RNA sequence: ACCGAAUAACGGCCUAAUCUUGGGAUCAUUUCCUGAGAACGGGGGACCCGCAACUGGGGUGAAUCCUUCCUGAUACACGGAAGGUAGGGCAGCUCUUUCAGCCCGAACCCGUCAGCUAACCCCGUCGGCACCUGAAAGAGGAGUA
Numbered sequence: 001a002c003c004g005a006a007u008a009a010c011g012g013c014c015u016a017a018u019c020u021u022g023g024g025a026u027c028a029u030u031u032c033c034u035g036a037g038a039a040c041g042g043g044g045g046a047c048c049c050g051c052a053a054c055u056g057g058g059g060u061g062a063a064u065c066c067u068u069c070c071u072g073a074u075a076c077a078c079g080g081a082a083g084g085u086a087g088g089g090c091a092g093c094u095c096u097u098u099c100a101g102c103c104c105g106a107a108c109c110c111g112u113c114a115g116c117u118a119a120c121c122c123c124g125u126c127g128g129c130a131c132c133u134g135a136a137a138g139a140g141g142a143g144u145a
Base pairs, nucleotide, nucleotide: 012129013128014127018038019037020036021035022034023033024032025031039125040124041123042122043121044120049115056113057110058109059108060107065084066083067082068081069080070079087104088103089102090101093140094139095138096137097136098135099134100133
């Protein structure tokens, strides 16, 4: 100097998944248990409006749809692989927009039941990451003089 792996701090990223605080356990930081508030997010739920049903239907989420091949066997479905796609994400103060580049385009839940929906009712605040994504425009903020 190069390549690979692991770990830590600061600061960050995806996501609604964060902040403040009372009490108890603990020698205590911490951690754990149990409350409260704020904030963010989701579901149910009238009039009005809207909607045929089938092959049930529905929800969270960006994650929907299409084509080809393999399997299934004569033909479906499920499953697997590849390509694309609606849509989504990518720190150096924040937000919006544009261009380019890179990446994701899953998974799970309800259980025959739910359109919208004021009042009202119920629920969640998990989990997962790697060390750099670059440029331009506008607005705001902060700092300095």

The prediction has a mean pLDDT of 78. This is a predicted structure of a 145-nucleotide RNA (c-di-AMP riboswitch aptamer (ydaO/yuaA leader)) from Thermoflexus hugenholtzii JAD2. Rfam family: c-di-AMP riboswitch aptamer (ydaO/yuaA leader). Its family is annotated with regulation of gene expression and cyclic-di-AMP binding in the Gene Ontology. NCBI's taxonomy places the organism under Bacteria, Bacillati, Thermoflexia, Thermoflexaceae, Thermoflexus hugenholtzii.